[in-house]
Context: one part of a larger RNA
RNA sequence: UGACGGGGGCCCGCACAAGCGGUGGAGCAUGUGGUUUAAUUCGAUGAUACGCGAGGAACCUUACCAGGUCUUAAAUGCAUAACGAACGAUUGGGAAACCAAUCUUUCUUCGGACGGAAUGCAAGGUGCUGCAUGGUUGUCGUCAGCUCGUGCCGUGAGGUGUCAGGUUAAGUCCUAUAACGAGCGCAACCCCUAUUCUUAGUUGCCAGCGGUUCGGCCGGGGACUCUAAGAAAACUGCCAGUGCAAGCUGUGAGGAAGGUGGGGAUGACGUCAAAUCAUCACGGCCCUUACGACCUGGGCCACACACGUGCUACAAUGGUAGGUACAAAGGGCAGCCACUUGGCGACAAGGAGCCAAUCUCUAAAACCUAUCUCAGUUCGGAUUGGAGUCUGAAACUCGACUCUAUGAAGCUGGAAUCGCUAGUAAUCGCGCAUCAGCCAUGGCGCGGUGAAUACGUUCCCGGGCCU
Numbered sequence: 001u002g003a004c005g006g007g008g009g010c011c012c013g014c015a016c017a018a019g020c021g022g023u024g025g026a027g028c029a030u031g032u033g034g035u036u037u038a039a040u041u042c043g044a045u046g047a048u049a050c051g052c053g054a055g056g057a058a059c060c061u062u063a064c065c066a067g068g069u070c071u072u073a074a075a076u077g078c079a080u081a082a083c084g085a086a087c088g089a090u091u092g093g094g095a096a097a098c099c100a101a102u103c104u105u106u107c108u109u110c111g112g113a114c115g116g117a118a119u120g121c122a123a124g125g126u127g128c129u130g131c132a133u134g135g136u137u138g139u140c141g142u143c144a145g146c147u148c149g150u151g152c153c154g155u156g157a158g159g160u161g162u163c164a165g166g167u168u169a170a171g172u173c174c175u176a177u178a179a180c181g182a183g184c185g186c187a188a189c190c191c192c193u194a195u196u197c198u199u200a201g202u203u204g205c206c207a208g209c210g211g212u213u214c215g216g217c218c219g220g221g222g223a224c225u226c227u228a229a230g231a232a233a234a235c236u237g238c239c240a241g242u243g244c245a246a247g248c249u250g251u252g253a254g255g256a257a258g259g260u261g262g263g264g265a266u267g268a269c270g271u272c273a274a275a276u277c278a279u280c281a282c283g284g285c286c287c288u289u290a291c292g293a294c295c296u297g298g299g300c301c302a303c304a305c306a307c308g309u310g311c312u313a314c315a316a317u318g319g320u321a322g323g324u325a326c327a328a329a330g331g332g333c334a335g336c337c338a339c340u341u342g343g344c345g346a347c348a349a350g351g352a353g354c355c356a357a358u359c360u361c362u363a364a365a366a367c368c369u370a371u372c373u374c375a376g377u378u379c380g381g382a383u384u385g386g387a388g389u390c391u392g393a394a395a396c397u398c399g400a401c402u403c404u405a406u407g408a409a410g411c412u413g414g415a416a417u418c419g420c421u422a423g424u425a426a427u428c429g430c431g432c433a434u435c436a437g438c439c440a441u442g443g444c445g446c447g448g449u450g451a452a453u454a455c456g457u458u459c460c461c462g463g464g465c466c467u
Stems, first nucleotide, its partner, number of pairs: 007467007015457002019420005026312008034303002042053002064298007076122005083115002088103006106113002124287002127285003133281002135276003138272001140270001145184006151160003164175003190264004195232007209219003235258001238252001239250004314413001318372007330361003335354002339350004379410001384405007426449007
């Protein structure tokens, strides 16, 4: 000077408390450990690994294993000398890669171009080291801190500033002060959202007029909704109280919004020799007829078990059947597919429109009616038999979906433990990326319905300041 203390003081955070819903029990999905295996590729391992890298493992991917093959090689460039062969097609062998045989064969302005093969020089490595590194990332933590110049103090390490009294979400600001200033952080500037205005109307509107096949459908209109460009608006600005001030308090006014309005992006100096040599790059080491490369098949999906994260339930605030209504945000041409017909259905066959504010994909909870009447049930849907649909050369290992039959565990879950303070939790569906298809119950977004509670800071955890 720090760090630490079951030392002290002050303060904060879904940290506790107050509440709501879960996990831990069941079945399944998924990741991990372990075990097994020819291989179950590799990495990630308290918080900060475990629905993580992976935003799509049937082949490919793929890095692993078995077998069959190649050796300047799977890619590209240069040089040399030669060639018009090679590529391709057919046939045979083969699991394919590939091997063998046959056939076919360039252009030219004669300089060359083109093509593959040969030779040589450069290859290749998801092999090792993240404890040699760059870059990127997690975390403390969106915590309020971390420092510098000059001055002053101290022999010096260092201190001061950055402390004190107030105040704030904040080292935010004020007052005081051997300090005065400054930088990186805080805040603001950026984006979305909440209100209004202007501009603009191939979406919207019977708002007002006319027509109508009753569909904004047509004429027409820019009022409104909306869209998307610009502008305004919020600043403790005004009022009252309080205070030296900063500020604080107010069922104060005005206002769509009130004290950071609500979200997002934004992550200081640094910590953990944290993570990544398998995104990429790179030092060193290692392999070079193999640790490189190609192909077929298998594996990454195994299964006495253990853990994490989820989905579905155990039911009546519910299940089933019928009827009625209301979104937002996105996607669409090898695509989205209206509509019609067939099929119980997945879907199929036809077939308009749309490169899309124009066409299309499009809600479910909710509401109304009926039924079930507390039961392992009209709850629950695992598992399994049968029959199918679709994608794709190909669904055996190992796809999704449909129909029918089957109907398991499960009656609210021990110790323990997690999330959340408002349009939040809970609950309901929709979309997108990846993608032929999909093991998506995951991830990232979108809207619908829509709570309870916070006395307080003694205690648990983490953090800040002073001592």
A computed fold for a 467-nucleotide part of an RNA from an uncultured bacterium, annotated as small-subunit ribosomal RNA, 3' major domain. The full RNA is in RNAcentral, with records from ENA and SILVA.